Notes: This is a predicted structure of an 85-nucleotide RNA (c-di-GMP-I-GGC riboswitch aptamer) from a Candidatus Fermentithermobacillaceae bacterium. Taxonomically the source falls in Candidatus Fermentithermobacillaceae (Bacteria, Bacillota, Candidatus Fermentithermobacillia, Candidatus Fermentithermobacillales). The model forms 95% of the base pairs in the Rfam consensus. Model confidence (mean pLDDT): 87 of 100.

[in-house]
RNA sequence: CUCGACAAAGGCAAACCGGCCGUAAGGCCGGGACGCAAAGCCACAGGGCCUGCCCCAGCGAGGCAGGCCGGCUGGGUUACCGAAA
Numbered sequence: 001c002u003c004g005a006c007a008a009a010g011g012c013a014a015a016c017c018g019g020c021c022g023u024a025a026g027g028c029c030g031g032g033a034c035g036c037a038a039a040g041c042c043a044c045a046g047g048g049c050c051u052g053c054c055c056c057a058g059c060g061a062g063g064c065a066g067g068c069c070g071g072c073u074g075g076g077u078u079a080c081c082g083a084a085a
Stems, first nucleotide, its partner, number of pairs: 002085001003082002011036002016031006034071001040077003044074003047069008
């Protein structure tokens, strides 16, 4: 360095509930734990989702713009511990 143990010390917190914010996706705080070895950080690539507009007779599909999701997958970056390999 890779790696990740029925190890130690600590950390985070899904669903759901309450409050607040947002048109919405969703976010923040508190409670709560399904899980997590980067479930720390960054929307860079892919993906998903929302809103508006275009297109259409309409729907669907598609396009454009703005946003949301890092607990969907890559990538970048930083970091605690140290059994086995």